The RNA shown here (small-subunit ribosomal RNA) has 1540 nucleotides and comes from a Myxococcota bacterium. The coordinates come from a structure-prediction model, not an experiment, and the mean pLDDT is 82. The RNAcentral record of the sequence draws on ENA.

[in-house]
RNA sequence: AAACUGGAGAGUUUGAUCCUGGCUCAGAACGAACGUUAGCGGCGCGCUUAACACAUGCAAGUCGAACGAGAAAGUCCCUUCGGGGGCGAGUAAAGUGGCGCACGGGUGAGUAACACGUGGGUUAUCUACCUUUUGGUGGGGGACAACAUCUCGAAAGGGGUGCUAAUACCGCAUAUGUCCACUUCGGUGGGGAAAGGCGGCUUCGGCUGUCGCCAAAAGAUGAGCCCGCGGCCAAUCAGCUUGUUGGUAGGGUAAUGGCCUACCAAGGCUACGACGGGUAGCUGGUCUGAGAGGAUGAUCAGUCACACUGGAACUGAGACACGGUCCAGACUCCUACGGGAGGCAGCAGUGGGGAAUAUUGCGCAAUGGGCGAAAGCCUGACGCAGCGACGCCGCGUGGGUGAUGAAGGUUUUCGGAUCGUAAAGCCCUGUGGGAGAGGGAAGAACAACCCAAGGGAAUAAUACCCCUUGGGCCUGACGGUACCUCUCCAGAAAGCACCGGCUAACUCCGUGCCAGCAGCCGCGGUAAUACGGAGGGUGCGAACGUUGUUCGGAAUCACUGGGCGUAAAGCGCGUGUAGGCGGCGCGUUAAGUCAGAUGUGAAAGCCCUCGGCUCAACCGAGGAAGUGCAUUUGAAACUGGCGUGCUAGAGUACGGGAGAGGGUUGUAGAAUUCCCGGUGUAGAGGUGAAAUUCGUAGAUAUCGGGAGGAAUACCGGUGGCGAAGGCGGCAACCUGGACCGAUACUGACGCUGAGACGCGAAAGCGUGGGGAGCAAACAGGAUUAGAUACCCUGGUAGUCCACGCCGUAAACGCUGGACACUAGGUGCUGCGGGUAUUGACCCCUGCGGUGCCGGAGCUAACGCGUUAAGUGUCCCGCCUGGGGAGUACGGCCGCAAGGCUAAAACUCAAAGGAAUUGACGGGGGCCCGCACAAGCGGUGGAGCAUGUGGUUUAAUUCGAAGCAACGCGCAGAACCUUACCUGGGCUGAAAGCCUAUGGAAUCCCCCAGAAAAGGGGGAGUGCCCUUCGGGGAGCCGUAGUUUAGGUGCUGCAUGGCUGUCGUCAGCUCGUGUCGUGAGAUGUUGGGUUAAGUCCCGCAACGAGCGCAACCCUUGUCGUUAGUUGCCAGCAGUUCGGCUGGGCACUCUAGCGAGACUGCCGGUGUCAAGCCGGAGGAAGGUGGGGAUGACGUCAAGUCCUCAUGGCCCUUAUGUCCAGGGCUACACACGUGCUACAAUGACCGGUACAGAGAGCAGCGAACUCGUGAGGGCAAGCGAAUCUCAAAAAGCCGGCCUCAGUACGGAUUGGAGUCUGCAAUUCGACUCCAUGAAGGCGGAAUCGCUAGUAAUCGCGGAUCAGCAUGCCGCGGUGAAUACGUUCCCGGGCCUUGUACACACCGCCCGUCACACCAUGGAAGUUGACUACUCCAGAAGUCGUUGAGCGAACCUUCGGGAUGCAGACGCCCAAGGAGUGGUUGGUAACUGGGGUGAAGUCGUAACAAGGUAGCCGUAGGGGAACCUGCGGCUGGAUCACCUCCUUU
Repeated sequence: AAACUGGAGAGUUUGAUCCUGGCUCAGAACGAACGUUAGCGGCGCGCUUAACACAUGCAAGUCGAACGAGAAAGUCCCUUCGGGGGCGAGUAAAGUGGCGCACGGGUGAGUAACACGUGGGUUAUCUACCUUUUGGUGGGGGACAACAUCUCGAAAGGGGUGCUAAUACCGCAUAUGUCCACUUCGGUGGGGAAAGGCGGCUUCGGCUGUCGCCAAAAGAUGAGCCCGCGGCCAAUCAGCUUGUUGGUAGGGUAAUGGCCUACCAAGGCUACGACGGGUAGCUGGUCUGAGAGGAUGAUCAGUCACACUGGAACUGAGACACGGUCCAGACUCCUACGGGAGGCAGCAGUGGGGAAUAUUGCGCAAUGGGCGAAAGCCUGACGCAGCGACGCCGCGUGGGUGAUGAAGGUUUUCGGAUCGUAAAGCCCUGUGGGAGAGGGAAGAACAACCCAAGGGAAUAAUACCCCUUGGGCCUGACGGUACCUCUCCAGAAAGCACCGGCUAACUCCGUGCCAGCAGCCGCGGUAAUACGGAGGGUGCGAACGUUGUUCGGAAUCACUGGGCGUAAAGCGCGUGUAGGCGGCGCGUUAAGUCAGAUGUGAAAGCCCUCGGCUCAACCGAGGAAGUGCAUUUGAAACUGGCGUGCUAGAGUACGGGAGAGGGUUGUAGAAUUCCCGGUGUAGAGGUGAAAUUCGUAGAUAUCGGGAGGAAUACCGGUGGCGAAGGCGGCAACCUGGACCGAUACUGACGCUGAGACGCGAAAGCGUGGGGAGCAAACAGGAUUAGAUACCCUGGUAGUCCACGCCGUAAACGCUGGACACUAGGUGCUGCGGGUAUUGACCCCUGCGGUGCCGGAGCUAACGCGUUAAGUGUCCCGCCUGGGGAGUACGGCCGCAAGGCUAAAACUCAAAGGAAUUGACGGGGGCCCGCACAAGCGGUGGAGCAUGUGGUUUAAUUCGAAGCAACGCGCAGAACCUUACCUGGGCUGAAAGCCUAUGGAAUCCCCCAGAAAAGGGGGAGUGCCCUUCGGGGAGCCGUAGUUUAGGUGCUGCAUGGCUGUCGUCAGCUCGUGUCGUGAGAUGUUGGGUUAAGUCCCGCAACGAGCGCAACCCUUGUCGUUAGUUGCCAGCAGUUCGGCUGGGCACUCUAGCGAGACUGCCGGUGUCAAGCCGGAGGAAGGUGGGGAUGACGUCAAGUCCUCAUGGCCCUUAUGUCCAGGGCUACACACGUGCUACAAUGACCGGUACAGAGAGCAGCGAACUCGUGAGGGCAAGCGAAUCUCAAAAAGCCGGCCUCAGUACGGAUUGGAGUCUGCAAUUCGACUCCAUGAAGGCGGAAUCGCUAGUAAUCGCGGAUCAGCAUGCCGCGGUGAAUACGUUCCCGGGCCUUGUACACACCGCCCGUCACACCAUGGAAGUUGACUACUCCAGAAGUCGUUGAGCGAACCUUCGGGAUGCAGACGCCCAAGGAGUGGUUGGUAACUGGGGUGAAGUCGUAACAAGGUAGCCGUAGGGGAACCUGCGGCUGGAUCACCUCCUUU
């Protein structure tokens, strides 16, 4: 500071995180299209597809002032009526001639090229018209059209004869500064022009004006040619080329040139991409972008190319010519069949194609062009109009007021909210629209003509002619259009998309993984803000969405501006070519570089300023910019070039030592196997266990001898060497490299390295050897559901050697090479120095190699860290989402196996890396629990009870489902319950409010019925007020209204409650700290505990919910109290705490005490604690209970209750009777009773606790064998009752049996409850007397007052318990211990799991669909080569035929033409190839697809660690061999490091 103003992200991989990485979105744009909608105007734009085919009209003519000739209609006149004449008119039409037709207009097929852009060159060129200058324009000649006539043809057209003009044609003359040759550069010689028309004047001789014409020069414009540079794709196109490259000569052209021809030479191009292929007009610009870039090449402008397809030339200044010619071809049309005609990629228009692109309009008024002297004519260029919301811009669809917040819609928690001042209503305005009336442009300037003035040439001249200026006259397609004024009317004029997140905008209804949506993520399986509709809202608005395309975002090809240890990515390693890069000093140069100047960078566009349309879009003017190219002048630091020097890089020489470095040849001992012999006898071998196998024909074992092959124990080591692969006994020979030391020398000789070349484990291949052991394949044995495996016994290729191939590996440090710089510490190894020593050590130190730890820094993190993954420089290689695929095709290599190079279609919304928290592991460590073990008793077998499944049924109502459903809901189904079924009924049973009406309420009876429901009758009148009529409260009935009702569905919509892990010890928070973050720390660690209990330590410090304690109960004591309890002492007694009395004891139930590791010893870290002990009723939580953290299981319950939504409403509601829930081949769970003698039975006898009781418990007495009955006391209960406790103890009997065990089942007889025991109760008595003799696999409970065993009580309940909940009596055994099973806690590790191992996941097979490879063939397109053929045409040759101009000696000649021949050559034909596409029987793999089959390969040590290469094998994943890797868990050991 006119022309500086600018860079945003989001969604999606995960349980979460960071990173990598793709996909997707928000923006802008468009020649668009489609859908819905649509009032007006301005300015633009409008076949992107079939360079497909075209009907019709128009798009290039003009000039009479170059020339000859020359109508007609019409009209007027004359007429002899045949006609003639004037005007029309020298007009029309046509011809000769000139100029134009090469411009303008269209299209983008071809073209990868000097086609285009840019800058140059042309001494290698042309240029009509135009301008300027100089000069000229003399004098002749012969024709041909038109026309006339004859003639051929259907036509298009043509032929013969005859006439004629010119600015047509042809000689001659003249000629400069023109051309050619020569040249002494002064010239000389030769060639070469022309046309007139129209005016004025005229003395008719001419003069002159003007327009033409000719020669020459110059300019301008335009064009040709050449050159530098620049701009597409792929190398799966790597070699191409014979006119090819150059030369000489000639031809050709306006002009250079292999442009063409002949001859000579053998060159030329190419990795800086030739040649071939694909695609494409190029540019200014346009779109996008912060820019750099990317994409694009409509309209406008420049340029090129093309004009039905292919070829060719003619004319011309210019063409190989869009609306010209010739030929060939295809197509269309005409035809008389003989022949002809045509070319919209001009403007309109038609058909066709397509998602798609307009009128067969008006006008030359303007601008421009052609011709003309001009008037003028022509002009689908152009100017306008029409159609199209196709785009951009502008305007409108009204403004103000208006709250009962109307009606109505939607919604609602029913109160309301919202549409909403929105509407209506009232008051206005008139943009626009309609109607009417009126006015009304600019665009018009010219030219011509007229007037005036000035000037020029010329003249006798103020005519004429020319130029300039001013005025006048005339001219408008658009169009009576734009615009303006007046009158009337709010009257005609709003939609589209969206509302889950991204992304602004939310509710209701419908639907129910259906219908559908979707740009990505994803919605929809009954409460969908995501589908469809509605209300409301948001955005934009005459438009709004959708689709397509481009750029952006995408730093996602990274120049600006990326990466490669593990995410995709370092070639297996080296040597080295081209190339790239390169040490120090001096000089020089000026290519790069920098600065200045000049030229150019068209216009338009972009940008700035100003201006014109009312604004804007649009347009005008002037600037700026155009980052480029070229020329030139400078500068000289840096890079480069050249020259000269240096020694720090690099190298050479010398001296040393180290080493599994390589190759060759020998040689040694141990071991395995085999063979021979000896000893010796029955087994050996092998495994988880076995078997196959070997062995009495003598194995294994052992001793001696021998053979043969392979490999080299110990040393041996994160030791050494090598470029990598790799290398290991010893010796010799040959040989490479590195290192150290000290000097000398060379003088940048260096680094890297595309191609190339070499080396390259194992496996594998070829040929020949060799073969002990091992060992793919194979065989057998096992294992197993199977076992093509893992294990075992055998065993062949192979492993070994020689020679030759192969060329790959997890060829890894998953880390290319070189150089420099940047803290350290500590090992090992090789060589050296110093101090010191007799010496070895020790210590200090230099160089090289090789490890570990670690700082800064880097990193997504893990980690790396002088051996970098740090900081820099140079060079190479490589990557760009996953899958398809390292595959196909092609090429190269290989004997083969195969290797190298290397896609696409299609498909997915991810695939991935690191780390985090969990969960899991047939991972590890520590610990706990009746978890195991040790014990005791059971279950599983029997019968019965009970629940469940199943089955059955009219119904067997429903729920509960591993643990944690199954004696569970149900603490009790004969009716009821009851929800189910059958049948009979009701439409409101119950409740509330209101209205009307009747009656108080209430009670009783009858009828029919299974009952419900129904019908009828009777008794009975209360309370308050009263004006005695009545009214009111309350209750009942009826009717109406509004509310009902539902054990109907959804426990996956919910509340509440509950189960479970689990009474497990955990779960969290605040602040701080660490980490990019998820998160971590705390909470881990060392101890300890029942415990995250406590202690110590610690970047943590604290805290909360849990644990513990507080609560209840029980165990001891004290105290208070003393009835209904108690009775020590006293008294009485009916001998019963019965009475008096007492409250000591027991007990009751209140309050207290007590236990806290408090004390002692030991141990332990001076701790927490643990062990032992004392005391104590009790000891380390004394026993038991209540108490259940954060959470998990979409756990259970809509049938307890509550509740959203849905559903039913003369029924899914409700009433009633009867039935069912009680069924019964069977299966399971839980129990009871047993199987007996530790027992059964009989008799006798003892001792509890905790409870319950008035519609109740019910004593005593009495009856009954008994259940029970009768009568009836007491008790609302420390008083009475239930109530007897039972096991036990004492005595008796039974004697091992289906019994004197066991009691099922059945018969009979009863009792009780109840309206009612038939389906379907319990009990009693008599009789009957089943299974069952201790229970397979398996499985449950319990650690002490527990198990076991024994009885008692209670709830529910009319009655009904083997169940449940409680109570007490008797009362054990065992625990070494934590290896194992199960569950759990903490730490750690691996993970491909996170719905979390009941996880994930692989491959074959089967089915469906999709794209694709191969393929006998088949069919197109393009193209190369060879051959045939050869139109038109140029050129050449010829030219006997023809032949106006000139010459002629008149014979002819020159020139020319036809014709013929030749070269070249288009189409066409034949053949052989190449490239590419379609299609194809069959075939290969691949991808995708809610619930197919087979297995289980991988992820944990994935149950045989996995993976890589290779080879063999196998339904399949895979298995096995050989070598390699750690990207393997675990344990032990070794080494190293850190700290002390």